The prediction has a mean pLDDT of 80. A computed fold for a 74-nucleotide RNA from a Bacteroidales bacterium, annotated as transfer RNA. The source organism's lineage runs through Bacteria, Pseudomonadati, Bacteroidota, Bacteroidia and Bacteroidales. It matches the Rfam family "tRNA".

Formats: sequence, structure tokens, C1' cells
RNA sequence: GCCGGAUUAGCUCAGUUGGCCAGAGCACAUGAUUUGUAAUCUUGGGGUCAUCAGUUCGAAUCUGAUAUCCGGCU
Repeated sequence: GCCGGAUUAGCUCAGUUGGCCAGAGCACAUGAUUUGUAAUCUUGGGGUCAUCAGUUCGAAUCUGAUAUCCGGCU
């Protein structure tokens, strides 16, 4: 330098060929239980879907550019 892949909650990830409010587990907070802690259970908070544009009535999803990371080739 070229090619491919990844980027979604604090962490690990799902989300399908665009459509109703963006989800799960862990973590965190609250409450219950317990003499207390742990465990278990209830409820809850937390998101500019990497960034910027484009297409569309409508984009996490399609297109382009940029950034970071990983892999391959030279």
C1' cells in the first nucleotide's frame, strides 16, 4: 500500500435480507428474605446503535467517507 471483518448499556453479546417502545446475561441501585453477610427473588436506573453525510414516509439494519481494533496479502 491492497483486501476482508468488527464497532449496540459499565463488561460480554443478540438483534435478518428497513417498520410499532432497541433487548438479554453479568455488574449497579432499591425492596423482600436473614441476627448479619452471602445466595435467592422483586422492581428500577443506565443507549446520540463509533463519527459525519446520503437514500427513504421510515435506518442499529442500505450506500459513501472518516476513526479505532483484528486478520490476510505484498